[in-house]
Molecule: small-subunit ribosomal RNA
Organism: uncultured bacterium
C1' cells in the first nucleotide's frame, strides 16, 4: 500500500454475574411445497460393492505365414465349330476379403471406494539393495542347419469340444560368431564413512528373422537418455484405558540356506532370549489419503461430490500361467452362493464400462449422434477401432446474465378495503395518448472452430438483417419480539400457530381470511447438514471461598521447572542463500466469449520439508569455580506431639451397716417406674468402670485426622543466637505408598454411667416422633479390618514482590530502673481491625491475599436422570472407587436489593385488652337476607368493606317482573320529500282500559298584486325515508362517584452523595410528640403531597345595630373585634425541642365537636342514577294498557323495638327545653264524638300565628303474684287518607291476654356533658308499613394501677428456597396413564480368534520300471509341505429379542400426610449404624 474482529431473545418483582436453550450469516452432489418467460456455463443413485434382459465399450497388421472365397487377367490341355468364338479342366498374375498361425497391444483408457489405522495416502530424503517393452542417441551385427503345432481333411458329440492324420512362418530348436554383456579367479592407481565399484589380465558361457521394392521398416547385442515402476527411512494426520499388558517367526545372530529384478524373518535350519507399551503397546470401533472445498478476523473447525494425483476393488474366496509390466473389469485355473441353457450326459455365465432395467429409497439423467476436433491402440501407410473424448437429449439442482416494457396522463374513475361519515387507501397504478422491439413469432443470409491438402457430429447452431406487433412472459414468503412491514371481520383455551420467548378462556397488529405493507425474486420458503455466532474446550482465548470446579492429609517415582559465575559446544534459536512444496484451484494484473459466471495467458508468493553457511543473548549439554536458597555441627529454649508403663483424688452406680420413717422420681399437665421386704435423705465402709473439676485463653503442639490428672522410660518436631562446614544436594508430583473422626465389621476381655434397636407411660385425628420411665448392641482394652465426613479456612503445595493499627505465645539485643519492671528494636507463630493500593458478580478478600508475579500437580464445562446402571478392582460384609447412557426440561444456580412474611427480636400506639358502664347472643315482634315456593314472587349488594343496604316512604302510579289484550317512523328528538289540512271543541258505538271503528264542529301567518293569483313559513294527519327507543349484556372495557386499610403518619421528588446495577441516602440515630410534631447529631441540601394551621359551630368578654324579643344595667338574635401563644414562674433534660407541677384567666397544652381522607391496596362496588365504548333486539328484549306479584312461608342468619317489672306499673296533681316544619299549607278558640276524629277557619308567606315536651317532683295505691308486670295474637265496632285499603294501609274504643322471672358457647358500644335513660322535631309523603335514617334539647354517672397477653395498623432491626407475596411455597408413598431404560431362566444372529477333521486348483521340491516326444532333457502320471471353501469342539465377545422384575421420567385440578423454607413450631446439614 491493501484487508480485518457487530450481536439479540429468553430464569427475576427489579438487578448484577454464572450458565445453558435459540435466532440473525455463509454454504450443499441436497430432498420437499408453491410457482414458473428466455440463454449461457457447470453438474446430476449420497441409499443396496443389491440383481441384471438387449445392444455396443479392444483391436488390429495380408507390408510376418500356409490357405481359403470373390472378382480380375495371361496362359496350356481337352471338346464344339470353318473360323471369331464358347464350355470344361490345370498353371499363373493382380486386386479385394480375412477364420486360422505369428506379432504388437489387451497392465493404458473407463467405473467404483467394500477393504484398508497400513509407510495406505502427504511430505522430505534415499536406493553404494533394484527392474524398465514401445520411443530417442551412439557403437556393433544379422552366417548356416533342422523341426513341430493350428488352419484344412476325416471321425465323434445336442454343443462346448475329443481323437487321428498333413502344412507354413518374423512360431521353435540346434550350430557359428562377438563387447564397455554375465560368471569365476588374479591385481591393484582412483573416488568414497562404507563396496573387487571403475579399470586391466586369464578362463568359461550367452545373439539375430525377415518383409516391401529400392527408400526403409523389422531382427539380435552392448552402452546411455528420457519417461515409468519397485524397496527403505524421518516426520505428520480419527475415537475409545469400562480394551493394560502384547509377542513365539515372535526379537537379534549364524556376511548359514533357499527365493526375489532387489534389501529384508520374505521363507527355512540351528543358537540366544529378547522385543514392543503409560510419549498409550495389544484390544474395539470408524474410515479410502492428498491437492483441495465450506467456514472463520485469525488460529482453528467440518469435509474430501465435480477436476487432478495416489492407493485400494472387479458376484465371493483362493491360485498361478502368459508378459518389460498382471497375481490381470470385458484372460485361465479351483471352490462358493446365485442365474441361464440342456437331447439329462453335461455346458454357459459376471454392467463398481456407455446407455438401460428391477429393486431400494426423501432422491439423481438418453437403451441419442460423431470420431469433425483432442488423445489411445495396431499398422511402412491408406486406414480400421476407440460409449475415451467432443456433442446433443432430460431436470430451475447450482452460479451468471437478460427480460416481462418506456414517455405522458387526475375527473384522483370503478371496484375493493379502512373511516372520527368529513374523508382516506390501493393510486401514476388502470383507463387513454404516444413510443420502443430485448423477447417472441415468420423470412432471408449464415460462420469460425480446418491444420500443407482432405475432412464438421455439433447444426442451418451461434450471429446478422428484414417484417409483424405490448404484444408471449410474477411469484413465493412475511408483517407480536428478536426482525424491514398494520388495519378489519370471522373465531372463542375451540379451531388452530410457534425457531425462542410465547399467542387463543368474546373487542387476537400472534390463529382463519380480507385489504395494505416489507422482503426477496423465476424464483420463494420449509427441511435435513457442517461452519460461524460459542472467549460454550479458552494455542491466540476461561475458571475452581459462596454459582459447576482443590484430592481428607503428608512421603515419593517418572515427568516438568530450577541461585549467581567463567569456558567450550552449537542440539533447541535466530540470520542468510539454494532447492523443493506437480498441474487445476485460491490471490494480484492482462486478455477471450456482446457483459457476467465461464475460459486463456502472466506474476508473487506465506506456512512446512530437505541442504548449506553463518550467529551466540537465552535454553541445553560438558567442565571449573560461588554462597543468597537447602542441608548439617555447636548452644539455649518451647509446648494437651507421640508410644509405654505405674499412680491420685473428686463424682456417679453398686453392695454392707448405722440413724430414719412416708413417701420418692418425673413432667407444660401427668403417668409408667420405686418404696413398709423400709426407698429418697443422711453417716460409716467397701468394689468396679469409665472420664480427667479449677489452672484454661480469640494460649500451645501436630502434615491431617487429632492432642488435656499426676510420674517415669523411649521417641519425633520447632524455634533463636553466634560462628563454622557441605557447596544447588532444591520446588512440585500423574502412578505409587503411609497416616487418616465417628459410626461399623471379626475374634478376646471389660461394662460404673450414657445409650441406637428394643418395651412401656404421656401427647395426638393419628404419634412407629419429639416429653418420660426403663433398656441391649456400642461407647473402653488388645488384635485386626473398613477408608469414608459440611475430613471446611467449603481457599492445593512452594518462592519473591506489596501502607499500617492494635492484642497475644515463644526468642533474641539495647537503653532506664526505686530491682517489681518499664521503654525501643528484631527473628519465628497465632488472632483482631482496615475506603493504603489492589482484586471481586457481589458478599467479601486484604503481608497468615481471594493483592502483583514465577513453578507445579489435581479439578469444571447447563439442570434433572445419578454418584444410578453396566463392567472392572478393592473389601469378610457394610460398601468404597473408578463412572456412563436413552429420555426429559429452558431452566438450575451465586450474591446483593425492594417488598411481603414469621408459631424471630426491639421500642412505642389504638376502648386492642384491662378497669367499668349498659348491652346482644334466650322471648315476642318489626324489618332486611338466604333459602325454599311461585305465572311473577324484578334487579343490585355477600368476610371484614352485604343483610332498617341502594330505598328521605312496593296498594295504583313508583316498576324494571308475571298473566293477559293492544301499536309498529312508534310514548319521546332531529331532518327532508309527497299529499291532505289549518290552530278550538263535541259526541256516538265496542271494549277491562289501551286502544280500534266513526260522526259533528270550526277553517293559520307574512309579502307582492287592484284583483285573479304567486311565492314564502309554520302546526296536525296521512304516507315513504332516515331513524327512536331498550332498567338487555358486559362495573374483568370505561369515566364520574363511593366503600376499606385509616384521621394511620406515611407518601415522594430536584439536585448532590455512595452503588456496575437494581437501588440507596434525604425519611437514620439520640431525645420528644396526637404527628416524618420539633430539637441536636449526620453527604446531605431543599422542596411536594399528607400533620397542624387557615374554614364551620359551642364555650368569655367588648362595641355596635335591634323588631317581631324584653321585668333588666340585657336573656336573646345579627354584624365587627378581643382573647390561648408554652406567653410567664418553678422543676427536669449536657443543650435544645419537650415534659411536669403552678399562677392568672371564662377557656391551658391539639380547649370541645365537626368539615377535612395522602401516595396507593382490594381488577373491592356500582353499565339499573347518570355517562359511555363494542356487542345484542327492532311488528319486540320497544311502547301502551287492566289486573297479579315485589308483602307470599317449614326453617335459617343479621339489625332494631318491647319486656320480663317495686330504682317499677296505675291514677291524680305539678315543674322546666332545644333544634325544626308551614300556603294545594300549619291551623287556634269554640261546638259535637270515649277516642281516632268531624265541624268551623280567628291568625299566620312567621322571633309577631300554628306549638302541646317526658322522663322528673308531690302525693295516692298494687305488695312479689306470669301479676293492677308483658303487651303478642284474635274478636267485634268506628276514624282518616286516597278512583280504588280483598290480597296490602294507618289510627281509636271495648274484649282477649301468648311468650318471657335477666338469656349457654361467644359477642357489641362506649373515657364527660360521654354512656346509660327520657321525651322531641325533621326529610320522603294523598295516606303509610318509621320500632329505620337524620337531628334537637332535659337528666346524668362509673373506670382507665397498667401494656403481660389478645386484635389491627405504623417503626427500627433479622431470617426467608415467598414476590398471586403464609389463605404462599413445597417433599415422598400409593393410585391411574404414556414413555426410554436396566436386571432376568432362556431365545435368535454375527464377526474375529484358538484346536482338530477334510482339503479342490496351484507353484516349488520329489519320485518315475511301465505311455509319448524335437531324449545330457521334457510332457504326462504319483507323492509330500503350505492351503481356499468346508465339518466339528471348547471358551470368550458383539447386537437384537425375552414371560416376569427394579427404579428413572413425564402429565390443569386423585389418595394419605407436611418433611424443608420464618427459631418452619423438635434448628438445619454431613457421614455411619438400627
Nucleotide at each position: 500500500g491493501g484487508c480485518u474482529u457487530a450481536g439479540a431473545g429468553u430464569u427475576u418483582g427489579a438487578u448484577c454475574c454464572u450458565g445453558g436453550c435459540u435466532c440473525a450469516g455463509g454454504a450443499u452432489g441436497a430432498a420437499c411445497g408453491c410457482u414458473a418467460g428466455c440463454g449461457g456455463a457447470a453438474u446430476g443413485c449420497u441409499u443396496a460393492a443389491c440383481a441384471c434382459a438387449u445392444g455396443c465399450a479392444a483391436g488390429u497388421c495380408g507390408a510376418a505365414c500356409g490357405g481359403a472365397c470373390a472378382u480380375u487377367g495371361u496362359u496350356u490341355u481337352g471338346u464344339a465349330g470353318u473360323a471369331a468364338u464358347a464350355c470344361a479342366a490345370g498353371a499363373u498374375u493382380a486386386u479385394g476379403u480375412u477364420a486360422g498361425u505369428g506379432g504388437c497391444a489387451a497392465a493404458c483408457g473407463g467405473g467404483c471406494g467394500a477393504g484398508u489405522a497400513a509407510c495406505a495416502c502427504g511430505u522430505a530424503c534415499u536406493u553404494a539393495a533394484u527392474c524398465u517393452g514401445c520411443c530417442u542417441u551412439u557403437g556393433a551385427g544379422c552366417u548356416g542347419a533342422g523341426a513341430a503345432c493350428a488352419a484344412c481333411c476325416a471321425u465323434a458329440g445336442a454343443g462346448a469340444u475329443a481323437u487321428g492324420g498333413c502344412u507354413a512362418a518374423u512360431u521353435c530348436u540346434c550350430a557359428a560368431u562377438a563387447u564397455u554383456c554375465u560368471c569365476a579367479u588374479c591385481a591393484a592407481a582412483a573416488u568414497g564413512a562404507a563396496a573387487a565399484u571403475a579399470u586391466g589380465a586369464u578362463g568359461a558361457g550367452g545373439a539375430a528373422a525377415g518383409a516391401u521394392u529400392u527408400a526403409u521398416c523389422a531382427c539380435u547385442c552392448a552402452a546411455a537418455g528420457a519417461g515409468g515402476a519397485g524397496g527403505g527411512u524421518g516426520c505428520g494426520g480419527c475415537c475409545u484405558a469400562u480394551c493394560a499388558g502384547g509377542u513365539a517367526g515372535u526379537u537379534g545372530g549364524u556376511a548359514a540356506g533357499g527365493g526375489u529384478a532387489a534389501u529384508g524373518g520374505c521363507c527355512u535350519a540351528c543358537c540366544a532370549a529378547g522385543c514392543c507399551u503409560a510419549u498409550g503397546a495389544c484390544g474395539g470401533g470408524u474410515a479410502g489419503c492428498c491437492g483441495g472445498u465450506c467456514u472463520g478476523a485469525g488460529a482453528g473447525g467440518a469435509u474430501g461430490u465435480c477436476c487432478g494425483g495416489c492407493c485400494g476393488c472387479a458376484a465371493u474366496g483362493g491360485a498361478a500361467c502368459u508378459g518389460a509390466g498382471a497375481u490381470a473389469c470385458g484372460g485361465u485355473c479351483c471352490a462358493u452362493a446365485c442365474u441361464u441353457c440342456u437331447a439329462c450326459g453335461g455346458a454357459a455365465g459376471g454392467c463398481a464400462g456407455c446407455a438401460g432395467u428391477g429393486g431400494g429409497g426423501a432422491a439423481u439423467a438418453u437403451u441419442g449422434g460423431a470420431c469433425a476436433a483432442u488423445g489411445g491402440g495396431c499398422g511402412a501407410a491408406a486406414g480400421c477401432c476407440u460409449g475415451a473424448u467432443c456433442c446433443a437429449g432430460c431436470a430451475a439442482u447450482u452460479c451468471c446474465g437478460c427480460g416481462u416494457g418506456g414517455a405522458g396522463g387526475a375527473u384522483u374513475a370503478a371496484g375493493c378495503c379502512c373511516u372520527a361519515a368529513g374523508g382516506g387507501g390501493u393510486g401514476u397504478a388502470a383507463a387513454c395518448u404516444u413510443c420502443u422491439u430485448u423477447u417472441u413469432u415468420g423470412g432471408u443470409g449464415g460462420a469460425a472452430g480446418a491444420c500443407g491438402a482432405a475432412u464438421g457430429a455439433c447444426g442451418g447452431u451461434a450471429c446478422a438483417c428484414c417484417a409483424a406487433g405490448a404484444a408471449u412472459a410474477a411469484g413465493g414468503g412475511a408483517c407480536g419480539g428478536c426482525u424491514a412491514a398494520c388495519u378489519u371481520c370471522g373465531u372463542g383455551c375451540c379451531a388452530g400457530c410457534a425457531g425462542c420467548c410465547g399467542c387463543g378462556g368474546u373487542a387476537a397488529u400472534a390463529c382463519g381470511a380480507a385489504g395494505g405493507u416489507c422482503c426477496c425474486a423465476a424464483g420463494c420458503g420449509u427441511u435435513a447438514u457442517c461452519c460461524g455466532g460459542a472467549u460454550u474446550u479458552a494455542c491466540u482465548g476461561g475458571g475452581c471461598g459462596u454459582a459447576a470446579a482443590g484430592c481428607g492429609u503428608c512421603u515419593g517415582u517418572a515427568g516438568c521447572c530450577u541461585g549467581a559465575u567463567a569456558a567450550a559446544u552449537a542440539a533447541g534459536u535466530c540470520u542468510g542463500u539454494u532447492u523443493u512444496u506437480a498441474a487445476a484451484a485460491g490471490u494480484c494484473c492482462c486478455a477471450g466469449c456482446u457483459c457476467a459466471a465461464c475460459u486463456g495467458g502472466g506474476a508473487a508468493g506465506c506456512a512446512g520439508g530437505a541442504a548449506u553457511a553463518g550467529a551466540u543473548a537465552c535454553u541445553a549439554u560438558u567442565u571449573g569455580a560461588c554462597u543468597a536458597g537447602a542441608g548439617g555441627u555447636u548452644a539455649u529454649u518451647g509446648g494437651a506431639g507421640g508410644u509405654u508403663a505405674g499412680u491420685g483424688g473428686a463424682a456417679u452406680u453398686u453392695c454392707c451397716g448405722g440413724u430414719g420413717g412416708a413417701g420418692c422420681g418425673g413432667u407444660g399437665a401427668a403417668a409408667u417406674g420405686u418404696g413398709u421386704u423400709g426407698a429418697u435423705a443422711u453417716c460409716g465402709g467397701a468394689a468396679a468402670g469409665a472420664a480427667u473439676g479449677c489452672c484454661a485463653a480469640a494460649a500451645g503442639c501436630g502434615a491431617a485426622a487429632g492432642c488435656a490428672g499426676c510420674u517415669a522410660a523411649c521417641u519425633a518436631c520447632a524455634a533463636u543466637a553466634a560462628a563454622c562446614c557441605u557447596g544447588a544436594c532444591g520446588g512440585u508430583g500423574a502412578g505409587a505408598g503411609a497416616c487418616g473422626a465417628a459410626a461399623g465389621u471379626u475374634u478376646g476381655g471389660g461394662u460404673a454411667g450414657c445409650a441406637a434397636a428394643c418395651a412401656g407411660g404421656a401427647u395426638u385425628a393419628g404419634a412407629u416422633a419429639c416429653c418420660c420411665u426403663g433398656g441391649u448392641a456400642g461407647u473402653c482394652c488388645a488384635a485386626a479390618c473398613c477408608g469414608u465426613a459440611a475430613a471446611u479456612u467449603a481457599u492445593g503445595u512452594c518462592c519473591g514482590c506489596u501502607a499500617g493499627a492494635u492484642g497475644u505465645c515463644u526468642u533474641g539485643c539495647c537503653g532506664a530502673u526505686u530491682c517489681g519492671u518499664c521503654g525501643g528494636u528484631g527473628g519465628g507463630g497465632u488472632g483482631u481491625c482496615g475506603u493504603a493500593a489492589g482484586u471481586u458478580a457481589a458478599c467479601a478478600c486484604g503481608u497468615u491475599a481471594a493483592g502483583c508475579g514465577g513453578a507445579u500437580c489435581g479439578c469444571c464445562u447447563g439442570g434433572g436422570u445419578a454418584g444410578u446402571a453396566u463392567a472392572c478392582u478393592c473389601g469378610c460384609a457394610a460398601g468404597a472407587g473408578u463412572g456412563a447412557a436413552a429420555c426429559u426440561c429452558a431452566a438450575a444456580g451465586g450474591g446483593a436489593u425492594a417488598g411481603g412474611c414469621g408459631g424471630g427480636g426491639g421500642a412505642a400506639c389504638a376502648c386492642a385488652c384491662a378497669a367499668g358502664c349498659a348491652g346482644u347472643g334466650g322471648a315476642u315482634u318489626g324489618u332486611c337476607u338466604a333459602g325454599a315456593u311461585u305465572a311473577a314472587u324484578u334487579g343490585g349488594a355477600u368476610a371484614a368493606c352485604a343483610a332498617g343496604c341502594c330505598a328521605a316512604g312496593a296498594a295504583u302510579c313508583u316498576u324494571a317482573c308475571c298473566u293477559a289484550g293492544a301499536c309498529u317512523u312508534g310514548a319521546c328528538a332531529u331532518a327532508u320529500g309527497a299529499u291532505g289540512u289549518g290552530u278550538c271543541u263535541c259526541a256516538u258505538g265496542u271494549g277491562a282500559a289501551a286502544g280500534c271503528a266513526u260522526g259533528a264542529u270550526a277553517g293559520u301567518c307574512c309579502g307582492a298584486g287592484c284583483a285573479a293569483u304567486c311565492g314564502g313559513a309554520u302546526g296536525c294527519g296521512u304516507u315513504a325515508u332516515a331513524c327512536a327507543g331498550g332498567u338487555g349484556g358486559u362495573g374483568c372495557a370505561u369515566g364520574g362517584u363511593c366503600g376499606u386499610c385509616g384521621u394511620c403518619a406515611g407518601c415522594u421528588c430536584g439536585u448532590g452523595c455512595c452503588g456496575c446495577a437494581a437501588g440507596g441516602u434525604g425519611u437514620c440515630u439520640a431525645g420528644u410528640u396526637a404527628a416524618g410534631u420539633c430539637u441536636a447529631g449526620u453527604a446531605a441540601c431543599g422542596a411536594g403531597c399528607g400533620c397542624a394551621a387557615c374554614c364551620c359551630a359551642u364555650g368569655u368578654c367588648a362595641u355596635g345595630u335591634g323588631u317581631u324579643g324584653u321585668a333588666u344595667u340585657u336573656u336573646c338574635a345579627c354584624a365587627u373585634g378581643a382573647g390561648a401563644c408554652u406567653g410567664c414562674c418553678g422543676a427536669u433534660u449536657c443543650a435544645a425541642a419537650g415534659u411536669c407541677g403552678g399562677a392568672g384567666g371564662a377557656a391551658g397544652g391539639u380547649a370541645u365537636g365537626g368539615a377535612u381522607g395522602a401516595c396507593g391496596u382490594c381488577a373491592a362496588a356500582u353499565c339499573a342514577g347518570c355517562a359511555u365504548g363494542g356487542c345484542c333486539c327492532u311488528u319486540a328484549u320497544g311502547u301502551c294498557c287492566a289486573g297479579g306479584g315485589c308483602u307470599g312461608c317449614a326453617c335459617a342468619g343479621g339489625u332494631g323495638c318491647u319486656a320480663c317489672a317495686a330504682u317499677g306499673g296505675u291514677c291524680g296533681g305539678u315543674a322546666c327545653a332545644a333544634c325544626g316544619g308551614g300556603g294545594a299549607g300549619c291551623a287556634a278558640u269554640a261546638u259535637c264524638g270515649u277516642a281516632a276524629g268531624a265541624u268551623g277557619g280567628a291568625g299566620c308567606c312567621a322571633a309577631u300565628c300554628c306549638u302541646a315536651a317526658a322522663a322528673g317532683c308531690c302525693g295516692a295505691u298494687c305488695u312479689a303474684a306470669g301479676u293492677u308486670c308483658g303487651g303478642a295474637u284474635u274478636g267485634a265496632g268506628g276514624g282518616c287518607u286516597g278512583c280504588a285499603a280483598c290480597c296490602u294501609g294507618c289510627c281509636c274504643u271495648c274484649a282477649u291476654g301468648a311468650a318471657g322471672u335477666u338469656g349457654g358457647a361467644a359477642u357489641u358500644g362506649c373515657u364527660a356533658g360521654u354512656a346509660a335513660a327520657c321525651g322531641u322535631g325533621c326529610a320522603u309523603c294523598a295516606g303509610c308499613a318509621a320500632u329505620g335514617g337524620c337531628g334537637c334539647g332535659u337528666u346524668g354517672a362509673a373506670u382507665a394501677u397498667g401494656u403481660u397477653c389478645c386484635u389491627g395498623g405504623g417503626u427500627c432491626u433479622u431470617g426467608u428456597a415467598c414476590u398471586c407475596a403464609c389463605c404462599g411455597c413445597c417433599c415422598g408413598u400409593c393410585a391411574c396413564a404414556c414413555u426410554a431404560u436396566g436386571g432376568a431362566a432362556g431365545g435368535u444372529g454375527g464377526g474375529a480368534g484358538c484346536a482338530u477333521c477334510c482339503g479342490a486348483a496351484g507353484u516349488a521340491c520329489u519320485c518315475u520300471u511301465a505311455g509319448c516326444u524335437u531324449u545330457u532333457a521334457g510332457c504326462g502320471g504319483g507323492g509330500u509341505c503350505c492351503u481356499a471353501a468346508g465339518g466339528u469342539g471348547a471358551a470368550a465377545c458383539c447386537a437384537c429379542u425375552g414371560a416376569c422384575u427394579g427404579g428413572a421420567g413425564u402429565g390443569a385440578a386423585g389418595u394419605c400426610g407436611u418433611a424443608a423454607c420464618a427459631a418452619g413450631g423438635u434448628a438445619a446439614c454431613c457421614a455411619a449404624g438400627c